[in-house]
Description:
The RNA shown here (transfer RNA) has 73 nucleotides and comes from Vicugna pacos. The RNAcentral record of the sequence draws on Rfam. The coordinates come from a structure-prediction model, not an experiment, and the mean pLDDT is 80. Rfam family: tRNA. About the family: Transfer RNA (tRNA) molecules are approximately 80 nucleotides in length.
RNA sequence: GGAGGUAUAGCUCAAGUGGUAGAGUGCAUGCUUAGCAUGCAUGAAGUCCCAGGUUCAAUCCCCAGUACCUCCU
Numbered sequence: 001g002g003a004g005g006u007a008u009a010g011c012u013c014a015a016g017u018g019g020u021a022g023a024g025u026g027c028a029u030g031c032u033u034a035g036c037a038u039g040c041a042u043g044a045a046g047u048c049c050c051a052g053g054u055u056c057a058a059u060c061c062c063c064a065g066u067a068c069c070u071c072c073u
Stems, first nucleotide, its partner, number of pairs: 001072007010025004019056001027043005049065001052062002
């Protein structure tokens, strides 16, 4: 220098091929206990990497970037 891939909750990751996005874990609260742990219930937490474009509507489509990974030279 060229090609491909990834970016979603604090963390690890799904899903959705245009119409308000979930799990596990962690966190908070409550129940349980003499107390703790475990268990159960509830809740909070997401500008879906960034900026433009298309569209009535974009996390999804298009373009240009950023970070990381792999391969080629």